This is a predicted structure of a 1446-nucleotide RNA (small-subunit ribosomal RNA) from an uncultured bacterium.

[in-house]
């Protein structure tokens, strides 16, 4: 001190999440020792059993025992005294003078210090203790005796009361020979303690807004230690509260612990102060002190004992038990230290307290070995098999001995002190042994330090967040190594940090949340300009306190350190008393600038009320006039021949006001327009006078407030929710269309809410400007210029950006509202205000990690412009219809092999399925294997024959003895045998190379350097022209580059040169070769010329570049190829071919025969053939190119109608062959017809290829002679040597299903106005809630499930006040009853006093009623959230297909 998490990416806004530190702490794992601290947070829930408060015999009187027995010593129940109000324990109550801090007066204090005095004289009970009764006990009852420092009485008295007199009150002894000690009373002071009052602090809730009758004062009174309504009688009506009363809910409080830089949050174990509390409620007694933990009495509950009559108890004391929990220790030594109560002292008592046990609960410390060791041992893990890690780590050498076992010694802790030590043979010291006894935990995808291997396969599993896992996981389990820590690690909770995410330091509100619609205006808050006092604030300066501990500093003591100890000092608070006066504040004055008033002018749809106008619509009257009006995308409902739309004429009615109209006016906002009028509110300027801060803001309140809606009475022309009907659709409860009622209109009231917006509260004051406009002012009525609006660009600033910017969202002041993640939710419950609607207030639970603003690139829009393409149109020919052909799809089947699936699959892979191919099927067969390598034996190659078998194989028989040689052998080949291994067209093209398609031969895709912008990006590439072209000019914050485009290549058009055979010509020849000339053409094939907007002329910016036009074989890229950026398609392809993983090994492999790939009810796709006369046939004739060919092409020749056969010359090819091109020309027949068109189909007969043509071949001859008469919706191709149309030829190839593909020539058109529309592109712009980019996102019913949750007839607690009934105990009052020692007396039936009993007031528990609050449950219900890929629609993001939206 930050970091991951929204986006394709970017900034901002905003939660969630993490990395730190903490704990009285739990859990899992693991565990050597030490010291020092801690240790029932849950049930203040019940306790068994021991202890925890006694102690004095020098206060008493009695007993008992000892013994050295005139006595002494011990002990002891009781009687008295002092303590059991301290110590220890808990945090239940309790928002309080409880507690913190600071004052402060109306009080009392035993023991203890100081100081003054006294301590005379008498009396009468009682315990125990004897006797006797009642009881199970626990206890007690009567009779009788007895002491005292128990108790009472009298004297004296400083002393208090009244303040004149009077009145009132003490006392106790014990010990010792004695001195004297140690009590006792009384009175003053101290000291500690204690009680009472005050100021100030002290959690949440307004969805708690009024509380309050002893209440709030005053008088007399009682009453207490002490003021006081503390209490009780009058009287008075007070008192508290928005600076929160009451009411509810939480909770002991401080010092302090903890976090934090701080401010601050959070807690309130351990130690210390103070408070409560003692089984639960109430009560008092005793006492100096209690309403009293181990004390009393009542009542309630539990728990126990009982002979049923009754009694006993109170661990929130130390241990302990049980229950509760995730969880929290020994029924332990000792008073030896410190302290405590008693005592005159010894000295008892002390579960306070010292200590020990137990626990890794925390903190701290130290150890588990030092050094040396390289063949980098084994073994593990992983390899690219070379090697790399584990790893100097081990082993092994040498050394040590903290610790550990033993063994001996051995403390301080003891003070003023003779004696005393639990701890404890402990701490420490020596000595001996021997590396010996001693290392886990967690993480290892990013935050976040550390990475590979198997195994699993969206499983099983992880996870704090963001995510990991669907066959190559650094994410899940193990292994290996690694990293951090370390006697511990690490989860889990909690709290604080980071989180400036409550914001005083230190936050914000135009669009991310967040400004009340809008104005008046209380209290509050804030407030010009000056003089003067004052001193509240505000600064200072000294006193007192703010306990000790704790933190800070320094020191010191345990070996260090935790941990202890002395010592010192400061903030800061309160409170007191001294100063200062600048601000602020009060207190008196003055001032004019803010604010107001007067006067005078001016604009204005300002506002209520009234009267009047026309236009246009409806509607009815009447005329005219006829067949349609109307209305729509396109139609029907409608209305019309009863006369309708139209048209004249009048009349009625309502509701609105066209032009002017204008980022023009006016209002506080909502709002406001014909014209006039009367009334009224604001504003704006000018001039001078005047008040003399009078202001701004405004919680609560009050007012105003579109449109929709409600009441009630009226109005209704148009218009129009609902509704009615026609259409659209799949559907149309809509969008369109005919009607149509509420309502729009008034009037009176009522709601009070809108995207009520400038999404921007009000004031104030400062801070470039330039334009335009509105009002009024000065000025020659021009400019300019003054102030008041109101608009637009813009500097500076500010803003995340978008903008905003003297009208601020700049810069500062003041007051007020709002906000704090999305969703549930502006919802429920509550309270209010309404007639109602529903409005204003306003949550939780649960539930996601996002949602959201601003701008970027892309994508896409039933957006936009601008361009291009046979995209459209314009033409020409198909295609769809038929018959064949082939290819798919489907169905069949043993198989009917894979595979390609919109353009970009379908005459595709297949440039040749009868076997073979082939991969499928069936059936026979092999298992180191049809094929490689490597080993070892053996043979011989190799070649014919046979037997059996579909074959494949299995047997047999013969012939033969091979190549080199360095004579060893060797190479290559067979068998046979064993292991590593071959195979595999088995999957995965979504795990890959490679190659392919496609967008598209479209003109685009980037870099580099500047520069802009926080950035993502953006400029450049955009604009103005052109261009086929990001192709060239010119502009320009760019300037230049590279991939693509053209071009360089190849074909072809021209022409020259060179060079001439097989080519060409010309002669000869019947003719070809052939033979000699020639090389001019033509042609081959080498070179080279030509085309370049070069030239002229016009447009054009003086440009690119278009147009025309000359020359030219070719003119603007001359025509065709070949090339195919960046990228998209998880686009084809593991079956061309390579390859990772998987998987099959007597089989998914390998061989063989025979079938299948040819099947066939239909569907589709590409196609050839036709349908005829621009044709068919028949004869004749004619003119390419381009190939191919020795396993081959095959002339001639003869034979067959022919397919072909026989025979056989040339040809390794510009030479021979294939090889007659055909459309066409000419002649002749066909004449409109299912034909002299068409040729499928089927019969027959032949050929030909092959081991073999049945499944399942080609071809010929004879017959045969189907559909078909040009083809629905809808589709393709094609812009010139094209299209059509005619035919050659090649490749696979034995043959051939070729009509197919790839060539190559022959003939040879027709249109192109133009770019609205259809598809595709490309650029440039909007819009987007898409980014997997629209095949995108995404809504809301309904289903199912599951989760909180709201209502609910009620049921069932808990709790607080209130009525009213009973009313214990125990104070106080009272009392004509009983009973009764001490004093008094006149001795009595006595008097004063006292007790019991009874009465009363109060009043706890209980009981009853009705209530408030609060919790949990309830049939049924109602929306919410989540959940796999359910229905059903399409509602919004594009103009979302009817703009959304409030």
């Nucleotide at each position: 001190a930050g970091a991951g998490u929204u986006u394709g990416a970017u900034c901002c806004u905003g939660g969630c999440u993490c990395a730190g530190g903490a704990u009285g702490a739990a859990c899992g794992c693991u565990a050597g020792c030490g010291g020092u601290a801690u240790g029932c947070u849950u049930a203040a829930c019940a306790c068994a059993u021991g202890c925890a408060a006694g102690u004095c015999g020098u206060a008493c009187g009695a007993g008992a025992g000892u013994c050295u027995u005139u006595g002494a010593c011990u002990c002891u129940a009781g009687u008295g005294g002092c303590g059991g109000a301290c110590g220890g324990g808990u945090g239940a109550g309790u928002a309080a003078c409880g507690c913190g801090u600071g004052a402060g007066a109306a009080u009392c204090u035993a023991c203890c210090c100081c100081u003054a005095g006294g301590u005379g004289a008498g009396a009468a009970a009682u315990a125990a203790c004897a006797g006797u009764a009642g009881g199970a006990a626990a206890c007690c009852g009567c009779u009788g005796c007895u002491a005292a420092u128990g108790u009472c009485c009298c004297a004296u008295a400083u002393a208090c009361c009244u303040u004149u007199u009077g009145g009132u009150g003490a006392a106790a002894a014990g010990a010792g020979u004695a001195a004297u000690c140690u009590g006792c009373c009384u009175a003053a002071g101290g000291a500690g303690g204690a009680g009472c009052u005050c100021g100030c602090g002290u959690c949440u809730g307004a969805u708690u807004a009024g509380c309050u009758a002893g209440u709030u004062g005053g008088u007399a009174g009682g009453g207490u230690a002490a003021a006081g309504g503390c209490c009780u009688a009058c009287c008075a009506a007070g008192g508290c509260g928005a600076u929160g009363a009451u009411c509810a809910g939480u909770a002991g409080u401080u010092g302090g612990u903890u976090u934090g830089a701080g401010a601050g949050g959070a807690c309130g174990a351990u130690c210390a102060g103070c408070c409560a509390c003692a089984c639960u409620g109430g009560g008092a007694c005793u006492g100096a002190g209690a309403c009293a933990c181990g004390g009393c009495c009542c009542a309630g509950a539990c728990u126990c004992c009982u002979c049923c009559g009754g009694g006993a108890g109170g661990c929130a004391g130390c241990a302990g038990u049980g229950a509760g929990g995730a969880a929290u220790u020994u029924u332990c030594c000792g008073c030896a230290a410190u302290g405590g109560g008693c005592g005159a002292a010894a000295g008892c008592c002390u579960g306070a307290c010292g200590g020990a046990g137990c626990a890794a609960u925390a903190c701290c410390g130290c150890g588990u070995g030092a050094g040396g060791g390289a063949u980098g041992a084994a073994g593990g893990a992983u390899u690219u098999u070379g090697g790399u890690c584990u790893g100097u780590a081990a082993a092994c050498c040498u050394c040590u001995u903290u610790u550990c076992u033993c063994a001996a010694g051995a403390a301080a802790g003891a003070a003023g002190u003779u004696c005393u030590g639990a701890c404890g043979g402990u701490a420490c010291u020596u000595g001996a042994g021997g590396a010996a006894u001693a290392a886990g935990c967690a993480u290892c995808g990013g935050c976040u330090a550390a990475c590979u291997c198997c195994g699993u396969g969206c499983c099983a599993g992880c996870a704090g967040c963001c995510g990991c896992g669907g066959u190559a996981a650094u994410a899940c389990g193990g292994g290996g190594g690694a990293u951090g820590c370390a006697a511990g690690c690490g989860u889990u909770a909690u709290c604080c940090g980071g989180a400036u995410u409550u914001a005083u330091u230190g936050g914000g509100c135009g669009u991310a949340a967040a400004g009340c619609g809008c104005c008046u205006g209380u209290a509050g808050g804030u407030u010009g300009u000056u003089u003067a006092a004052u001193a509240a604030g505000u600064c200072u300066g000294u006193u007192g306190u703010u306990a000790a501990a704790g933190a800070c500093u320094a020191g010191g003591g345990c070996u260090u350190a935790a941990c202890c100890c002395u010592a010192g000092g400061a903030a800061a608070g309160c409170a007191a008393u001294g100063g200062a006066a600048a601000c602020u504040a009060c207190u008196a004055g003055a001032c004019u600038u803010g604010a107001g008033u007067a006067u005078g002018a001016u604009a204005g749809g300002g506002g209520u009320a009234g009267a009047g106008g026309g236009a246009a619509u409806u509607u009815c009257u009447a005329g005219u006039g006829u067949a349609g009006c109307g209305g729509u995308g396109a139609a029907a409902u409608g209305c019309g021949u009863a006369g309708a739309u139209a048209u004249u004429a009048g009349a009625a009615a309502g509701a609105a006001c066209a032009c002017c109209g204008g980022u023009g006016g006016c209002g506080a906002a909502g709002g406001c327009g014909c014209u006039c009028u009367a009334c009224u509110g604001g504003a704006u300027c000018a001039u001078u006078a005047c008040u003399g801060a009078c202001a701004c803001u405004c919680a609560g309140a009050g007012g105003c407030g579109a449109a929709a809606g409600c009441u009630a009475g009226g109005g209704u022309a148009g218009c129009a929710a609902a509704a009615g009907g026609g259409a659209u659709u799949a559907g149309a409860u809509a969008c369109c269309c005919c009607u149509g009622u509420a309502g729009u209109c008034c009037u009176a009231g009522c709601c009070g809410u809108a995207a009520a917006c400038g999404a921007u509260g009000g004031a104030u004051a400062c801070u470039a400007c330039a334009u335009g406009u509105u009002g009024c002012g000065u000025u020659u009525u021009u400019a300019a210029u003054g102030c008041a609006g109101u608009a637009u660009g813009g500097u500076a600033g500010c803003u995340a950006a978008c903008g905003c910017g003297u009208u601020a969202a700049g810069u500062a002041u003041c007051c007020c509202g709002c906000c704090u993640g999305g969703g549930g939710a502006g919802u429920a419950c509550g309270g209010u205000c309404g007639c109602a609607a529903g409005g204003c207030u306003g949550a939780a639970a649960c539930u996601c990690a996002a949602a959201g603003g601003a701008a970027u690139u892309g994508a896409c829009g039933g957006g936009g412009g601008c361009c291009c393409g046979c995209a459209c149109a314009a033409g020409c020919g198909g295609u769809g219809g038929a018959g064949c052909a082939u290819g798919u799809g489907g169905u069949u089947u043993a198989a009917u092999u894979c595979g390609a699936u919109g353009c970009a699959a379908c005459g595709c892979g297949a440039a040749g399925a009868a076997c073979c191919u082939u991969a499928c099927c069936a059936a026979g067969g092999c298992u180191u294997g049809a094929c490689a390598u490597a080993c070892u034996a053996c043979a011989g190659a190799u070649u014919u024959c046979u037997u059996u078998g579909a074959a494949a194989g299995a047997g047999g028989a013969a012939a033969g003895u091979g190549c080199c040689u360095u004579c060893g052998g060797g190479a290559a080949u067979g068998u046979a045998g064993a292991u590593a291994c071959a195979g595999g067209u088995g999957g995965u093209g979504c795990a890959u190379g490679g190659c392919u398609g496609u967008c598209g031969u479209c003109a685009g895709c980037u870099c580099g350097u500047g520069u802009c912008g926080u950035g993502a990006g953006a400029u450049g590439u955009u604009g103005g022209g052109u261009u086929a072209a990001g192709u060239c000019c010119c502009g320009c914050a760019a300037c230049g580059a590279g991939c693509g485009c053209a071009a360089c290549c190849c074909u072809u058009a021209u022409u020259u040169u060179u060079a001439g055979u097989u080519g060409c010509u010309a002669a000869u020849u019947u003719a070809u070769u052939u033979u000699a000339g020639g090389u001019u053409u033509u042609c081959u094939a080498g070179a080279a010329a030509g085309a370049c907007u070069g030239c002229c002329g016009g447009u054009g910016a003086c440009a690119a570049a278009c147009c025309g036009g000359a020359g030219g074989a070719a003119g603007g890229u001359g025509a065709g190829g070949a090339u195919g950026a960046c990228g998209u398609c998880a686009a084809g392809u593991c079956a061309g071919c390579a390859u990772g993983c998987c998987c099959c090994u007597u089989a998914u492999g390998c061989c063989u025969u025979g079938g299948g790939c040819u099947a066939c009810a239909c569907a589709c796709g590409u196609g050839c053939u036709a349908c005829a006369a621009u044709g068919g046939u028949u004869a004749a004739g004619a003119c390419a190119a381009a190939g191919a060919g020795u396993u081959g092409c095959g002339a001639g020749c003869u034979c067959g109608c022919g397919a072909g056969a026989g025979u056989c010359a040339g040809c390794u090819a510009a030479u021979c062959u294939c090889a007659u091109a055909a459309a066409c020309u000419u002649a002749g027949c066909c004449u409109a017809a299912g034909u002299u068109c068409g040729g499928a189909u089927u019969g027959u007969a032949g050929g030909c290829u092959g081991c073999a043509a049945c499944u399942c071949g080609c071809c010929u001859g004879c017959a045969u002679g189907a559909a078909g008469u040009c083809g629905g919706a809808a589709u393709c191709g094609c812009u010139a040597g094209u299209a059509a149309u005619c035919g050659c030829u090649g490749g696979u190839c034995a043959g051939c299903c070729a009509u197919a593909c790839a060539g190559c020539g022959g003939u040879g058109a027709a249109u192109c106005c133009g770019u609205u529309c259809c598809c595709g592109g490309g650029c440039c712009u909007u819009g987007u809630a898409c980014a997997c980019a629209c095949c995108g996102c995404c809504c809301g019913u309904c289903a199912c499930a599951c989760c909180a949750u709201g209502g609910g007839a009620g049921c069932u607690g808990g709790u607080c006040a209130u009525g009213c009934c009973c009313g214990a105990a125990a104070c106080c009052g009272u009392u004509u009853g009983c009973u009764u020692a001490a004093c008094c007396u006149u001795u009595a039936u006595g008097g004063a006093g006292a007790g019991c009993g009874g009465c009363g007031u109060c009043u706890a528990a209980g009981g009853u009623a009705g209530g408030g609050u609060u919790a949990g449950u309830g049939a049924c219900u109602g929306g919410g959230g989540u959940g796999a890929a359910g229905u059903c629609g399409u509602a919004a993001c594009a103009a979302g297909g009817u703009a959304a939206c409030c």
The RNAcentral record of the sequence draws on ENA, Greengenes and SILVA. Rfam family: Bacterial small subunit ribosomal RNA.